[in-house]
RNA sequence: AGAGUUUGAUCCUGGCUCAGGAUGAACGCUAGCUACAGGCUUAACACAUGCAAGUCGAGGGGCAGCGGGAAGGAAGCUUGCUUUCUUCGCCGGCGACCGGCGCACGGGUGAGUAACGCGUAUCGAACCUGCCUCAUACUCGGGGAUAACCUUGCGAAAGUAAGACUAAUACCCGAUGUUUUCAUCUCCUCGCAUGAAGAGUUGAACAAAGUUUUUCGGUAUGAGAUGGCGAUGCGUCCCAUUAGCUUGUUGGCGGGGUAACGGCCCACCAAGGCAUCGAUGGGUAGGGGUUCUGAGAGGAAGGUCCCCCACAUUGGAACUGAGACACGGUCCAAACUCCUACGGGAGGCAGCAGUGAGGAAUAUUGGUCAAUGGACGGAAGUCUGAACCAGCCAAGUAGCGUGCAGGAUGACGGCCCUCUGGGUUGUAAACUGCUUUUAGUUGGGAAUAAAGUGCGGUGCGUGUACCGUUUUGUAUGUACUAUCAGAAAAAGGACCGGCUAAUUCCGUGCCAGCAGCCGCGGUAAUACGGAAGGUUCAGGCGUUAUCCGGAUUUAUUGGGUUUAAAGGGAGCGCAGGCGGACUCUUAAGUCAGUUGUGAAAUACGGCGGCUCAACCGUCGGACUGCAGUUGAUACUGGGAGUCUUGAGUACACGCAGAGAUACUGGAAUUCAUGGUGUAGCGGUGAAAUGCUCAGAUAUCAUGAGGAACUCCGAUCGCGAAGGCAGGUAUCUGGAGUGUAACUGACGCUGAGGCUCGAAAGUGCGGGUAUCAAACAGGAUUAGAUACCCUGGUAGUCCGCACAGUAAACGAUGAGGACUAAGUGUCGGGGAGACCCGGUGCUGGAGCAAACGCAAUAAGUCCUCCGCCUGGGGAGUAUGCACGCAAGUGUGAAACUCAAAGGAAUUGACGGGGGCCCGCACAAGCGGUGGAGUAUGUGGUUUAAUUCGACGCAACGCGAAGAACCUUACCAGGACUUGACAUCCUACUAACGAAGCAGAGAUGCAUUAGGUGCCCUUCGGGGAAAGUAGAGACAGGUGGUGCAUGGUUGUCGUCAGCUCGUGUCGUGAGGUGUUGGGUUAAGUCCCGCAACGAGCGCAACCCCUAUUGUUAGUUGCUACGAAAGAGCACUCUAGCGAGACUGCCGUUGACAAAACGGAGGAAGGCGGGGACGACGUCAAAUCAUCAUGCCCCUUAUGUCCUGGGCUACACAUGUAAUACAAUGGCACUCAACAAAGGGAGGCAAAGCCGCGAGGUGGAGCAAACCCCCAAAAAGUGUCUCAGUUCGGAUUGCAGGCUGCAACUCGCCUGUAUGAAGCUGGAAUUGCUAGUAAUCGUGGAUCAGCAUGCCACGGUGAAUACGUUCCCGGGCCUUGCACACACCGCCCGUCAAG
Repeated sequence: AGAGUUUGAUCCUGGCUCAGGAUGAACGCUAGCUACAGGCUUAACACAUGCAAGUCGAGGGGCAGCGGGAAGGAAGCUUGCUUUCUUCGCCGGCGACCGGCGCACGGGUGAGUAACGCGUAUCGAACCUGCCUCAUACUCGGGGAUAACCUUGCGAAAGUAAGACUAAUACCCGAUGUUUUCAUCUCCUCGCAUGAAGAGUUGAACAAAGUUUUUCGGUAUGAGAUGGCGAUGCGUCCCAUUAGCUUGUUGGCGGGGUAACGGCCCACCAAGGCAUCGAUGGGUAGGGGUUCUGAGAGGAAGGUCCCCCACAUUGGAACUGAGACACGGUCCAAACUCCUACGGGAGGCAGCAGUGAGGAAUAUUGGUCAAUGGACGGAAGUCUGAACCAGCCAAGUAGCGUGCAGGAUGACGGCCCUCUGGGUUGUAAACUGCUUUUAGUUGGGAAUAAAGUGCGGUGCGUGUACCGUUUUGUAUGUACUAUCAGAAAAAGGACCGGCUAAUUCCGUGCCAGCAGCCGCGGUAAUACGGAAGGUUCAGGCGUUAUCCGGAUUUAUUGGGUUUAAAGGGAGCGCAGGCGGACUCUUAAGUCAGUUGUGAAAUACGGCGGCUCAACCGUCGGACUGCAGUUGAUACUGGGAGUCUUGAGUACACGCAGAGAUACUGGAAUUCAUGGUGUAGCGGUGAAAUGCUCAGAUAUCAUGAGGAACUCCGAUCGCGAAGGCAGGUAUCUGGAGUGUAACUGACGCUGAGGCUCGAAAGUGCGGGUAUCAAACAGGAUUAGAUACCCUGGUAGUCCGCACAGUAAACGAUGAGGACUAAGUGUCGGGGAGACCCGGUGCUGGAGCAAACGCAAUAAGUCCUCCGCCUGGGGAGUAUGCACGCAAGUGUGAAACUCAAAGGAAUUGACGGGGGCCCGCACAAGCGGUGGAGUAUGUGGUUUAAUUCGACGCAACGCGAAGAACCUUACCAGGACUUGACAUCCUACUAACGAAGCAGAGAUGCAUUAGGUGCCCUUCGGGGAAAGUAGAGACAGGUGGUGCAUGGUUGUCGUCAGCUCGUGUCGUGAGGUGUUGGGUUAAGUCCCGCAACGAGCGCAACCCCUAUUGUUAGUUGCUACGAAAGAGCACUCUAGCGAGACUGCCGUUGACAAAACGGAGGAAGGCGGGGACGACGUCAAAUCAUCAUGCCCCUUAUGUCCUGGGCUACACAUGUAAUACAAUGGCACUCAACAAAGGGAGGCAAAGCCGCGAGGUGGAGCAAACCCCCAAAAAGUGUCUCAGUUCGGAUUGCAGGCUGCAACUCGCCUGUAUGAAGCUGGAAUUGCUAGUAAUCGUGGAUCAGCAUGCCACGGUGAAUACGUUCCCGGGCCUUGCACACACCGCCCGUCAAG
């Protein structure tokens, strides 16, 4: 000192949360010792039991009990001893009683109290004070009672009554009587004053107690000390949704009362007193020293300790006394508890212990008066739950310990991993050596006792000082100390996703759970639970609660208010706040010195004492305050005087839609009357309702009435705001400019208050042309209580009154001063330059989160007012005020969320805009969708119909080919180190083989044949292979494509996607990449705070179109054919050429480029292919392959037979074939390709078969041989039909492949001859060698293609154009979206 959290990211505003410290704490886990301090915060709830205030016999009468003594009696007897009885207060003493002092202290609690209660300062000339100290004086003489005791009653008890006796330091009377008190008079001094002190005169009133021998006492007066009482200033919580309160109230005069002042009380008189500077009322609360926190200012608290106050079951009252209205006193009332003989009585723990209750929660019915202190006493002494000690409790603070050193094979075990080798736990352990605090054993053993008492002595001043001696210790056998043994008896808690130091594995699978905030968990969780490891604190550690801090998040220090919360709708103005220049004065504020006080403790500093520390002692400063006093006088304030610049007045001049009232004008709408005129009008996106032959609409004329004022008109003017517009007149208000005559600070702001205040609305009375809520009808729509249309009432207008609100906005309060420029416009002045006042725009500094503001500030300052403090709940509820009402003003809380919000950025999106492209549309050609068939898919079915692919971008897709195999599926039968790999041991060469059983796998039996390679010391060993056995392991087309690699699709061959440096911005980001042109293209040119570069585009590669050259066999040529020859041509395949807007013209910006042309085989990318940027879709694939994790292991693995993947009410995608005459069929000549394939192959000729095919086998590992063309062309026929179209389906007969064509192949012949006559809504491909059409080949493959991939033949139509549909690119705009419009989000209903 900050951090997390709003967003895709950013800056800001703003709340929430965390890290710190603290506590009289509580709870959880854990716990060795010591010291110090602390311990009912709740029920001021109720209390059993014990104790907490007595003492004095040196005041008194006495003698119940105890002890002693004396006298007498009795018993035992050792005749003076024991026991016992009686008597005697004689003595020590003493229950109860009279009397004195104390009980008003000490101890407890915080209920009440918002108050002179407390704190602080001052005053008492308005007061009291027992015991104590000092001073002065006195202490004389009498008297009558009463308790105890005794007697007699009453009563259950508590208690009480009567009679009789007696004492005192109890009580009373008299005497004396001062400096005491009161009254009268005189003098003097002092005080702000009421008045006070002192001296004197006269008069009146008032005292005393004894006891003992020496002092203690007693009385009166004065002084002191201590303690108390009273008065005053200032300070002392929240609420205005508490605004008025008060009748002893405020004051006076006179009394009463008190220690004393006072309405404290009373009689009379007056009518005052308090209050927005917060009275009264309500709520809460003992106050302070101090404590916690904070840098401080502040905020919060008031337990322990100290001071003050209040209280003692609740309420009230007085008595006694120096002192009380009295915690352990009295009386009365009340509640509660207890006793009772029912008649009556008793009690008060907020004293110390303790009990119950309440509560999360707070201790022993302990010891001692040894010390300190208190009461009484002459003293000894007695009493003292005050106090000192001990006990319980980690509840706090502080200290100590739980060992130290060495020790690597880095042991075992645990955990993890890339896994048989590492890492970590970890010098940690074991082991070796050492030490012994604390705890334990056995011993020793204090101080606290300064002192006092008793006894003895000494000095002097006879009541004190000193000396000697004796005695007094609870705590305590404690502190401390010595000895002994032995590492021995002593470590845990929380946390480990970020904030916040510290990570891995397993389990779980949005479950269980965690969580302070953000948030984790849906099968690989560093966030849940466990473990291992780590981090941190440590006799404690965490959690919870509360306070301060962080929070500048109530802002005095130290905040804001255009848009984030926040400027009152506007003006006037009382109080209040603030206020121009100069001079003098005062000294209230202000500043300085000094005096008193600011208790102690606490806090801070120095020194010291407990072994240290905490703790304690002592000293110092501080206590920022209050009051007195002495000075200073700049500023503010008070007083006095002057000034003119602020403000106002006067005069002059024009200017304006400022306001009020009255009068007046034309155009238009509507209506009425009349004329002309005829069939529609009106209205809409389109219609209909409506009006109209009873004459509308249209048009002309006349009239009625109400409302509003066209053009001018504007970036304009005026007004405080709301607002104000035809014209004229009158009245009223304000502003401006000019002059500088007058006043002389007269000013600014303004809580409350008063006034004005759009529209709608309300009341009463008028008016009503238009328009028009409500309402009605017609449309639209799924609906349409709306938008559109036809009507239409309040209202809109006027007068009077109310209401008092608006996005009443410039979302910007008023006034004043100062601070660059430029440019419009309105008013005035000036000869002009220019000046003053308004109203706009651009813009600099500055400001601002940014947007922006910028002399009309949101800049720099001053003054005053209003308002804000997270979002929602809510401008709601309630109270109050106002209102006729509607409503307005003022204005919460519970609860709930972690955000809500502002500005700007990048994207995506828009039934926003601009530009552009694409078979995207349009223009065309051919299809699909209808039929039957093929094939794929869905669905259904099934033992199984294996699995995957699902908009485009799944569906003739994986599959370039399921009869067995494939095969993953199903049924059944089998195997278990396994069908396959590696390692070990043993044996055997391997290989090979007929038989039997079985569906086969396999099992049984049996061995004919055959004996290999390398080395050899000939014994054998080795390599490779097989068989058998044991386990490590194999195996899995099991799961997860949302754990992955690799591969692929798609946007899209769309023109985009980025970077470096610079620069702009607080930043996200921008710029570059935008703009003007151009292009197929971010292609190129120009411009430009950008300059360059990369991945893409293009080019480089391949095929193809022309040609040159080189080379030529298997090609080509001559030709009837071959050999041989040749290489011009065709062709083959190497190397070249060629095309570059190069040339010309026009356009263009002197550019890029476009258009036209020439030449050329080809012209503006010549045509085609390969090639696919950054990225998107958690796109597809774990079943091509690879692979993490999970799962199976006599099975989810492996083998075999059979079946299935080929099912079939149905739906759908893709194809092939058709529906026919541009055709079918038949015949003729049979012409012309390209590309590819061929050895387990292609197969020619020939022969056989109608044909599929068979036979045959030449040739060919291929420019050589073979597979090998069809449509087209020609002729004939068919003549528009379900046909000579179409060929499905089916029968029969065959062929081929193959162990095997039943489920389930292909082909041929013959016969059969289904649907179908061009296909609804909708939808698809194609722009030229393309569509369409015709055939050919290949892969897979034993066989099986209407599929796929290739090849050539024939060979069109159309494109005006870019409005629209779809997709895409660039720029721009809006945005509350960012999972990005398949978004977000509102209301209702239902469930909960």
Model confidence (mean pLDDT): 83 of 100. Predicted 3D model of a 1392-nucleotide RNA (small-subunit ribosomal RNA) from an uncultured bacterium. It matches the Rfam family "Bacterial small subunit ribosomal RNA". Rfam links the family to the GO terms structural constituent of ribosome and ribosome. The RNAcentral record of the sequence draws on ENA.